[in-house]
RNA sequence: AACGCUGGCGGCAUGGUUAAAGCAUGCAAGUCGAACGCGAAAGUAACUUCGGUUGCAAGUAGAGUGGCGAACGGGUGAGUAAUGCGUUUCUAACGUGCCCUGAGGUUGGGGAUAGCUGGAGGAAACUCCAGGUAAUACCUAAUAAUCCCGACGGAUCAAAGGCUUGCUGCCUCGGGAGCGGGAAAUGUCCUAUCAGGUAGUUGGUGGGGUAAAAGCCUACCAAGCCUUAGACGGGUAGCGGGUGUGAGAGCAUGACCCGCCGCAUCGGGACUGAGACACUGCCCGGACUCCUACGGGAGGCUGCAGCGACGAAUAUUCCGCAAUGCGCGAAAGCGUGACGGAGCAAUGCCGCGUGAAGGAUGAAGCCUCUCGGGGUGUAAACUUCUGUCAGGUCUUAGAAAGUACUGAUCAGGACCAAAGAAGGGCCGGCUAAGUUCGUGCCAGCAGCCGCGGUAAUACGAACGGCCCGAGCGUUAAUCGGAAUCACUGGGCUUAAAGCGUACGCAGGCGGACCAGAAAGUACCUUGUGAAAUCCCUCGGCUCAACCGAGGAACUGCUUGGUAUACUGCUGGUCUUGAGUGUGGUAGGGGCGGUCGGAACGAUAGGUGGAGCGGUGAAAUGCGUAGAUAUCUAUCGGAACGCCAAAGGAGAAGUCAGGCCGCUGGGCCACCACUGACGCUCAUGUACGAAAGCGUGGGUAGCGAACGGGAUUAGAUACCCCGGUAGUCCACGCCCUAAACGAUGUGCACUAGGUCCGGGAGGUUCUGACACCAUCCGGGCCGAAGGAAAACUACUAAGUGCACCGCCUGGGGAGUACGGUCGCAAGGCUAAAACUCAAAGGAAUUGACGGGGGCUCACACAAGCGGUGGAGCAUGUGGGUUAAUUCGAAGCAACGCGAAGAACCUUAUCCUGGGUUUGACAUGCACGGAUUAGUCCCGUGAAAGAGAAGUAACGCGGUUCGAGUGGAACAUACACAGGUGCUGCAUGGCUGUCGUCAGCUCGUGCCGUGAGGUGUUAGGUUAAGUCCUUCAACGAGCGAAACCCUUGCCGUUAGUUGCCAGCGAGUAAUGUCGGGGACUCUAGCGGGACUGCCGGUGUCAAACCGGAGGAAGGUGGGGAUGACGUCAAGUCCUCAUGGCCUUUAUGCCCUGGGCUGCACACGUGCUACAAUGGUAACUACAGAGCGAAGCGAUAUCGCAAGGUGGAGCAAAUCGCAAAAAAGUUGCCUCAGUUCGGAUUGGGGUCUGCAAUUCGACCCCAUGAAGGCGGAAUCGCUAGUAAUCGCGUAUCAGCUACGACGCGGUGAAUACGUUCCUGAGCCUUGUACACACCGCCCGUCACGUCAUGGAAGCCGCAGUUGCCCGAAGUCGCCCCGAUUCAGGGGUGCCCACGGUAAAGGUGGGACUGGGACUAAGUCG
Repeated sequence: AACGCUGGCGGCAUGGUUAAAGCAUGCAAGUCGAACGCGAAAGUAACUUCGGUUGCAAGUAGAGUGGCGAACGGGUGAGUAAUGCGUUUCUAACGUGCCCUGAGGUUGGGGAUAGCUGGAGGAAACUCCAGGUAAUACCUAAUAAUCCCGACGGAUCAAAGGCUUGCUGCCUCGGGAGCGGGAAAUGUCCUAUCAGGUAGUUGGUGGGGUAAAAGCCUACCAAGCCUUAGACGGGUAGCGGGUGUGAGAGCAUGACCCGCCGCAUCGGGACUGAGACACUGCCCGGACUCCUACGGGAGGCUGCAGCGACGAAUAUUCCGCAAUGCGCGAAAGCGUGACGGAGCAAUGCCGCGUGAAGGAUGAAGCCUCUCGGGGUGUAAACUUCUGUCAGGUCUUAGAAAGUACUGAUCAGGACCAAAGAAGGGCCGGCUAAGUUCGUGCCAGCAGCCGCGGUAAUACGAACGGCCCGAGCGUUAAUCGGAAUCACUGGGCUUAAAGCGUACGCAGGCGGACCAGAAAGUACCUUGUGAAAUCCCUCGGCUCAACCGAGGAACUGCUUGGUAUACUGCUGGUCUUGAGUGUGGUAGGGGCGGUCGGAACGAUAGGUGGAGCGGUGAAAUGCGUAGAUAUCUAUCGGAACGCCAAAGGAGAAGUCAGGCCGCUGGGCCACCACUGACGCUCAUGUACGAAAGCGUGGGUAGCGAACGGGAUUAGAUACCCCGGUAGUCCACGCCCUAAACGAUGUGCACUAGGUCCGGGAGGUUCUGACACCAUCCGGGCCGAAGGAAAACUACUAAGUGCACCGCCUGGGGAGUACGGUCGCAAGGCUAAAACUCAAAGGAAUUGACGGGGGCUCACACAAGCGGUGGAGCAUGUGGGUUAAUUCGAAGCAACGCGAAGAACCUUAUCCUGGGUUUGACAUGCACGGAUUAGUCCCGUGAAAGAGAAGUAACGCGGUUCGAGUGGAACAUACACAGGUGCUGCAUGGCUGUCGUCAGCUCGUGCCGUGAGGUGUUAGGUUAAGUCCUUCAACGAGCGAAACCCUUGCCGUUAGUUGCCAGCGAGUAAUGUCGGGGACUCUAGCGGGACUGCCGGUGUCAAACCGGAGGAAGGUGGGGAUGACGUCAAGUCCUCAUGGCCUUUAUGCCCUGGGCUGCACACGUGCUACAAUGGUAACUACAGAGCGAAGCGAUAUCGCAAGGUGGAGCAAAUCGCAAAAAAGUUGCCUCAGUUCGGAUUGGGGUCUGCAAUUCGACCCCAUGAAGGCGGAAUCGCUAGUAAUCGCGUAUCAGCUACGACGCGGUGAAUACGUUCCUGAGCCUUGUACACACCGCCCGUCACGUCAUGGAAGCCGCAGUUGCCCGAAGUCGCCCCGAUUCAGGGGUGCCCACGGUAAAGGUGGGACUGGGACUAAGUCG
């Protein structure tokens, strides 16, 4: 600046940035009668013959001649990258009207011409003819110098008068002031994807031209001139003082004000003039507009207003010459859209106000709340007061001057009245300020990060708050922060960045000493750096903004001088830098030639006879036409084993068999020579792996492409069999690599240690060896220092110097276009649009790996038994259904919630019926005896609805009534209720990794930090168990221990348990007396600790073996579960936020369903039989349970069970028979005396009720099944396997389940390669939602920008040719007294036409690129 919302006053400023696109209308430059000649009219007065005349108006208005001005002032920035501007100089290379000053002059003539009069043409603009007139208009003569010219004799040249009579003009020549013209140096944007430009071009001579230098113009001569310090070209742009910002240096900018320049509709041209090539003058050409009688004319707001148009956007067709200034004039004065003012616009800056004081434990309203309160808030109301600004009434100092008059517009003073005057943005972090509701990845927000998917401080609203305030926000722009282009003040090992390497011109930089001069440099000084602005001081408007005065400053350029250290320059000298010399020395340094052996292949021959070869396994392939294998001979090409290395050489690329020749460089020693000869290096030049290209050779092996065989879902791959280019040589190209030390070159300096290669020296009598010091090269470790860290560290990435190259977010892209190189492939140079908010480095912690090491676990292996096949039971999925309620989902859902679904349970899961303060809780209001209970009637499936009778309780008082109260009841309101939703809002509880050995903390130390250390390492353990070591030392949660149980012993106690001894008794029995010995019971203790011995081990921890012991190294079992993970599970146990529902998703009830069945899966039971089945007989447990219970003896029934009831609240009685086992008999391998499903019949029991849908018994029936595919599960000892017993739930039971109990009672473990899981250390990582991760490319859809492009079209400029207006200049003719003028012509030349090349824009089609929640293929 604009836009949105809002808007009280004043002062001072500012206001078409876009279309230098177009303009209606008015105004913006006139003035002078004291230069000149003319000269009205209206009106009025007088006269009048009424036609008019005269006077005044009036020498006025007016035009004309003439003079001055009009070249200033005002506008604007198109063009212009230098003909510009800024700064400093120069002009002896120049001009100057008006003004000031000095000297001198101003005499005499003349002819015209406008106006005017008459006539003519034309629509108009205007023009023509004739007559006649004036001047400070014009001409001429004279005079003339200090003027001009000059050959220094001389020659040429002027004037104007006017009036008010002392003023003003005029002419010539000097001087001045002020203002101009010209020149030089220097500074002045981007682009090299513009590298060469130039023909009047560069210079000279003659001529012309100008006020004046000059190729300014012209003729001739010469061939110069500019340029990598960027010429030429392209793009953009008026420049400066200044302005914004910044600590400064800078960066950006050039509105207003001042200076300069350019322009005036576009292009060209001259005239006049002191001055113009002239904004409101002239001529010509073009475009456009207007008038026209169609013949012809007129015009130029980028002056002030104004109009439309353009645009996000910018004002009044105002007032005045009062002030300041300008023009003219002697002056009065006139003119002035300059200027002074006002109007419009919150556009900016500044100032003021919208009131001030008092006023509640704090009104109302609104918001919030844990409902108690809190906030808005002294805010309001109310009381008292003030008077700015606006408004109203009255009035006059000042702007007015050394000015008499004069104010467009401002301004000063007094009085009235709390009234007329507040909004905008924001409140997740950055960034000051938060709550509630609504919304539910929707609507929306957002400058960046990011908010929104039902509890949003981020969306929208409300309340509250914060920041500013007549403004507040937004958008756009500049600077800052950004040291993020780094001059001040950056970097380049890995983040972007060292050219692949060397040589080297220009350039930059350069050793020691002396002298000179003084360019840089320093100091002093001269001039300048306009004013305004900025800064300081003072002053004027009430303050401020604003304005005035003075000072300082303007960091610059310039003059003269001084200094001479340093740099540069000139001259001289030197040796240490550099080079040369002499003598040695190492080496895959380079080039050429020649020779060699091994291997390989081929050819020929011999032997031999079936395979060879190849792979993870195969096949293709080769082989009876004789392979492979083996021997001999010959041929061929390529590469050079061992030596050999952390080794050597080279500028790099690179260089390896031996010998010979040619040749480059290095190092050491000597210290003889030259005397700074040096370092670096843009452009340039040379070299430059592999692949590739051209020509010609060569080709053994290998081997892109290609063919075949495998692998695979596919396999255009990896593996195998073949195989062409190529690999090799010569010559010529190419010129790129992770061309790497990802580290440019040179010089100097800055601790050490150690190893290797090459020299030469000292010590020792000599030599080897050794030691010492030294120069050069190659490595490792490491101090200081550096570094983001990793790391680096005399071979620097340290500290410095010199020079070069390169970088500036990722992608697009090392791509396009252009240029250049190349035979091509392609190389070098090198963008933009668009798009993202990252891309990246180093390190850390984890996680992961078909990485590594160590270790563990029924993880595998070794075993035993199962599942998967059958039938049945049970759970799940699916399907079905009116409903088959809900949850659980890999391990860690699936005999799970459910330790009991016929009704109930049970869930609005379904059908139907009913109910609404409710089945349940609390409060409150109200009622009254309605009520509870009980009985009866009828209706209904029940619930329920209806109807009738009776009528209870507490309290006080009392004769009963009555009163009152709680409960109850009825009504109404608050509320109850919900197994409704959200386990992803939660608590609690639980599962899992995992009883795995881990997880952490304090202090210290290390690290910029994340973090590390401790916790790693060496041993050891079941264990982060313990030991040792260690920048760690300790500690906590886990492990262990403590607890329970079991195994041994002791002790205490001895009933309901026990019975050895004593006694009694029985058919028999601890039955009884008694006993505590034993068993047992259940209390308390003991016991086991690597304690002891030997060995191993670090003098350790510990391990191995042994003794003793009931038990031995955790004795067995249990309880016990670290930090955490899985948004694991559960809102249907419970609790709970929010949401939903309230005559329903609540509550009650009937019946059904949860059991329904083609199927699929999980978990089990029973089996398939003889280690068995069956029958009979006979033993031995433990742990439990029992009162609406267990229920004995007895008795009935084949049995389930019935009857009955002793005993027992239980170490006493009962359940209760344990079973497998043992003994004996039968069965004899069969779908059976195996197996028991299914079905029929008959029963028993529970229960209101066994139809859907219970269990059991008996009789009959007698299915599948003969040990189970792929696969898979459990278990390491009292374990597996096998056998039975008990309990909870429960009326009964679908229990074959679950939880416990005991009986009988094995096999195997070499071991840790593999599968699964886990722990520690280490390594890689582009993963961190952490491999179920991340991520790439084609294809398909959409959007966007961009490259190429046939043909065609447009735009801006260039060059050649043609045409050639106006006009200057030149020439010819006419004209005449002269000047003018007329006609013709030449050069130049605007516009126009034409041709060409290049630039730029559009373009069918086409190429890639970017982006886009859930597409395809890998």